[in-house]
Context: one part of a larger RNA
Order: sequence, then structure tokens, then C1' cells
RNA sequence: GAACGAACGCUGGCGGCGUGCUUAACACAUGCAAGUCGAACGUGAAGGGGACUUCGGUCCCUGGAAAGUGGCGCACGGGUGAGUAACACGUGGAUAAUCUAGCCGAUGGACUGGGAUAACAUCUCGAAAGGGGUGCUAAUACCGGAUAAGCCCACGAUCUCUUCGGAGGACGCGGGAAAAGGUGGGGACCUUCGGGCCUACUGUCAUCGGAUGAGUCCGCGGCCCAUUAGCUAGUUGGUAGGGUAAUGGCCUACCAAGGCUACGAUGGGUAGCUGGUCUGAGAGGAUGAUCAGCCACACUGGAACUGAGACACGGUCCAGACUCCUACGGGAGGCAGCAGUGGGGAAUUUUGCGCAAUGGGCGAAAGCCUGACGCAGCAACGCCGCGUGAGUGAUGAAGGCCCUCGGGUCGUAAAGCUCUGUCCUUGGGGAAGAAAAAAAUGACGGUACCCUUGGAGGAAGCCCCGGCUAACUACGUGCCAGCAGCCGCGGUAAUACGUAGGGGGCAAGCGUUAUCC
Repeated sequence: GAACGAACGCUGGCGGCGUGCUUAACACAUGCAAGUCGAACGUGAAGGGGACUUCGGUCCCUGGAAAGUGGCGCACGGGUGAGUAACACGUGGAUAAUCUAGCCGAUGGACUGGGAUAACAUCUCGAAAGGGGUGCUAAUACCGGAUAAGCCCACGAUCUCUUCGGAGGACGCGGGAAAAGGUGGGGACCUUCGGGCCUACUGUCAUCGGAUGAGUCCGCGGCCCAUUAGCUAGUUGGUAGGGUAAUGGCCUACCAAGGCUACGAUGGGUAGCUGGUCUGAGAGGAUGAUCAGCCACACUGGAACUGAGACACGGUCCAGACUCCUACGGGAGGCAGCAGUGGGGAAUUUUGCGCAAUGGGCGAAAGCCUGACGCAGCAACGCCGCGUGAGUGAUGAAGGCCCUCGGGUCGUAAAGCUCUGUCCUUGGGGAAGAAAAAAAUGACGGUACCCUUGGAGGAAGCCCCGGCUAACUACGUGCCAGCAGCCGCGGUAAUACGUAGGGGGCAAGCGUUAUCC
């Protein structure tokens, strides 16, 4: 000099765009943050209409709340950086060792049966959380049977490729695994008046291919300590088996005795990695906030279930610590989601508005949900822009300070006069952002912006002045009080302390401190 997620002191007018717990991965009150589908299914409250009525109510039609079964989603999005020195990350490859829901393309199907169960009703246990018994019922829920172009398994024989391990193609024979319907429209025919049947859309099963996403393996690269020198028995390799979507000591049995290391093994310390960011002419050094990619974690430790995908932040189970409820028998919870609270700290915001836009989940759609997101609020925390007036005005006014008492200086500065209207203020108008025929739809917001009223009115400070380093005098103090980044000032004329006048620098900021280059 430059930088900053900064903090502190003094000061503080406006706007735009950004940024905002770096510390305790400390504990959390309260609200919200993941639902949706009646075009899968059975039930069906309130309300409305009608009939009957012993005036208690009963029945029919409509209506559709709510819970339940079932499907899809909840593995995305959002947070944090504790752990991790590792194929975690970056980069380049391999997968002939693999999987992939939803989406796209293609081919072939969807036949025939069955038994349950929640909801509901009723009984019952419990303080509650939550259960238990009996009875009824549906499905795109569940389970048989049939069928098999293609798929899987075993065997036989054959061709091509090959890293010689194996991979792929065609053929024969034997065995195995599928399925579900829903809604709209409709001429004839049938009809129990629901429908069958035809048709359109949608859903569903199997197989192949694509796309997307993911798993695994390998080369190379990026911290410190040798005051860490030896480490290792599933250890290193083989055979066989198990397990996995898949290779593999991943696991097990048996066999062999190997494997790593001064090119730093092992141990210890520290740390999420990268694109980037800061600095620097560069080489390099430092760093990894915001934004983007990857990884890891979700009170602590462990485990699996479901599922295409998790060993799952707002799922389950077990153990632990902590907090809460309790009728003492037993239960409930997890903000490193958005706000917010306590605590820690030098220090970091609102318990806001909206789904209008973009995006996501579900749905045929209407739509519902969305603290993602879009906005607003707070903070000079940062960057950028603007303003705090302009012109004229010498008796060089008053006043302050200095003085050799002549004067000098603040100083055209002020006053006065003439103007302007950015910001501000008054009233009026008023968006784009909205989305491909039309209509409807804006949180921001009556905001931005435009016109207009008023009037210089409401808007300047901070640091420094011995040298480095731009800027000097007076008084006070007297090695005191104090200053100080370094050199150093102060012991009676201090340009270095304190105050004043004057001056210099930057400016809604200015200084200081911490840190990095």
C1' cells in the first nucleotide's frame, strides 16, 4: 500500500446492490418448514330439499367434512462442517465386475379364481400415550391357477471377438417367474337399468433400447512432526464356499508365509476438498464466508426395516446422557430447516408478507402443499452514486487568535443582495415484472418513475501537524501529568504532553485494533 463475513471509539443525510453466530456440532419455550390423490376403494358428519309423524323422531334425495385402506412423494429441496490425511476431494481413465423409480422409443400381453382386513359397530384395559376381544365390508391392497413372443436357470452342440480370465450371437431340450383397473362418450343388440358391448384418454405386466442418476476399481496431484523407525495374524496370497446390483479377506473354512517401510511405513498433531477468493509485475504466499460442484453428519453410540434409491435431519428399534408429563404402573422429545429464546462472546438481524414470479411434490384437471424461493424489515458491515447549496458581496464589519502595538490572520469567509431545487416536503398520475386465442391472476406496492406546491430551509465529521510524513504559533505544565508505530519527547521559553487559534489529510465517514499478502 492492498484486503476483510470484522470488532471498538467519535460522528452520522439519502439511494442502489450485496453481506450478516468466524465463538458453544451448547441447551432449546412457541409457531411454521411434506404432503397430495374421490378419475384406486369401502364408509360417510354438518348443511339443503321432500314425505310421514304419537312432535320424540323416522324414511328418501342431495351434499360432501373427516378419519381409514391403497398409490406416488417423503433418499429432492433446506442446514451444518463435528468427524475425515481417506480413492474423501481434484483430474484422467476402467466397469468384459454393476444397478437405475419416474421420463422417451419399440415389441408382446392384460385370462380365470379365492380368502382376508382397516374404517365402521359393539364390549373392554389404561391417568395418559396407547392397546385388546367379537362381528361386518371394499379395492389398482393380498394370494392361487392359466398363458410366455421375449426374459431367467441348467444341459447339449456351434459361430464371432478376446486382456486367454472370459464376453457376445444364433439353435435344441427341460424347468421357472406376469398383470388391474379407472374415467368420459355412444348407433344397433343384450340388460338385474348398475352395466355388458364399441370407442377415446389414462393406468397396469413382461422384454429390449435410450436418457438420467448412482455404485465400485485404478494412474497422478494437494498439510506438519524423525524430539514418531520399524508396522502387520484376516495380516499378504491361493483354493472352495457364502454374501452383494456388482469385483474383492467383504465374510467363513482350509493351505502357504507372506505384505508395507528412509521415494518416510507405523504413530502423533492439524484439517472437510475443489471451482475460486485476497495479495503480488510475475513466480509465489495466504485462504476455502457469501455463489457453484463433491463429501460427511443430523442429541451420543449401534442396528436393520421399507423402498428403484436410505442404513433415512422433521421414519423405526436398542442402549446412553439430558429435558418434560404422570394417577408412580408408565409415557413423550431431539431447531447443524425459517424466525425466535437463554448461554458463550469483541461480535452477527424479524417469533414479518406472499405463493404473483422461478422451481419442486401430488393430481386427468381445477387445485392443494412448499420458512425452497420471491420480497419487505433491522445493521454505514461492505462497494458504488448523490447531497449538505450556487453567484455576487471590502467599511476587509463584529468577534477570536497572534503581535515588534504599526499591524497580521480566520476572510469573500459571514451579513446583505440575486438565484437554483438534487435529496426533502405537498397534491395528482402511475408501471414493467403476467406466461405463446381471449379472460382472470402482483406479495413487493400506490413502490420505482413522471408532473406539481413549498422553501436555503432539515443534512459534517474524524484524525493529524518533531523526523519518517502533507501541515506552527500562544498559553498551561515542569522527568510531573502525560505521549509514543520506530527514532524518541517532558527536569521553567516543549512546533513531540494538555488547551486554544491557525493549518494539513480524508470525508458520511474518520481513526484504532486483530489477521493475511
The prediction has a mean pLDDT of 84. Small-subunit ribosomal RNA, 5' domain from an uncultured bacterium, 517 nucleotides, folded computationally. The full RNA is in RNAcentral, with records from ENA. Rfam family: Bacterial small subunit ribosomal RNA.